[in-house]
RNA sequence: CCGUGCUAGGCGGGGAGCUAGCGGUGCCCUGUACCCGAAAACCGCUAUAGCGGGGCUGAAUUCCUGUUUGAGGUUUACGGCUGGGAAGAGUUGUUCCUGUUGAGCGGUGUUGAUAGUCGGGUUCUAUGCAACCGGGGGGCUAUGAACCCCGUCAGGUCCGGAAGGAAGCAGCGGUAAGUAGUUUACCCGGUGUGACAUGGAGUUGCCUGGCUGGAGCUAGCUGGCAGGAGCUGCUUCCCGGCUUAGGAAUCGAGGGCGGGUGCGCGG
Numbered sequence: 001c002c003g004u005g006c007u008a009g010g011c012g013g014g015g016a017g018c019u020a021g022c023g024g025u026g027c028c029c030u031g032u033a034c035c036c037g038a039a040a041a042c043c044g045c046u047a048u049a050g051c052g053g054g055g056c057u058g059a060a061u062u063c064c065u066g067u068u069u070g071a072g073g074u075u076u077a078c079g080g081c082u083g084g085g086a087a088g089a090g091u092u093g094u095u096c097c098u099g100u101u102g103a104g105c106g107g108u109g110u111u112g113a114u115a116g117u118c119g120g121g122u123u124c125u126a127u128g129c130a131a132c133c134g135g136g137g138g139g140c141u142a143u144g145a146a147c148c149c150c151g152u153c154a155g156g157u158c159c160g161g162a163a164g165g166a167a168g169c170a171g172c173g174g175u176a177a178g179u180a181g182u183u184u185a186c187c188c189g190g191u192g193u194g195a196c197a198u199g200g201a202g203u204u205g206c207c208u209g210g211c212u213g214g215a216g217c218u219a220g221c222u223g224g225c226a227g228g229a230g231c232u233g234c235u236u237c238c239c240g241g242c243u244u245a246g247g248a249a250u251c252g253a254g255g256g257c258g259g260g261u262g263c264g265c266g267g
Stems, first nucleotide, its partner, number of pairs: 001267006009057003012030004020046005034054004063260007072251005078246001079243010093231009103222003106218003115212008123201006129194002131191006137184007149174004157166003
């Protein structure tokens, strides 16, 4: 150096969390690297730190180790961004309300503004008038008296010798008191009717007419000023969240480049 047979070792690893600590099941990141049994308020072990059973590979691309790179995780009163709560200072910006002003716009005004003055209406009230309603009186119609109203009076009754008379019920007609309806140039009363007459009151508001006078009036919109209310911005404090296109610390899979490495037999 070659061939061959064994053994050590290997057959995933890491992070957080849990744990006195170590490992596992579970979660997460890498990555593909056996099987079976149990395992989270759990299972096994003790710094030589999984337990029990089986299988494959095997001294090197595979085992051990140095260095380099580095997925990813965790921590952080650091940095950056950001959410919520409380307080404060005050007006950074903005919205709304009230008052005021009258610059701009608009409206109106010499076909006469504001102002002043006189009158009238609207308003209130008293009386009267009319209307309507009610009542009374009157008129008209109907009805309405067994008898004690009128007229006519069948029958019947009475007087008379007779001729003729008398009273008179029923019926019929009319009428009185009464009852019902209707109407009214009359009388009385009433009122949320009419708006007609007369008088008184009132002058806040509105309308209208005349006179004086000669240019404003208005505050609808925009704007200015003052005050108030709210939101936002600022300061401080408290509790958080995110951050491999921040920093720091820590653990770190995988990759790259090196180094090291057992025994036996034969040639």
Annotation: A computed fold for a 267-nucleotide RNA from a Dehalococcoidia bacterium, annotated as Bacterial large signal recognition particle RNA. Taxonomically the source falls in Dehalococcoidia (Bacteria, Bacillati, Chloroflexota). Rfam family: Bacterial large signal recognition particle RNA. It is annotated as a non-coding RNA gene. The coordinates come from a structure-prediction model, not an experiment, and the mean pLDDT is 78.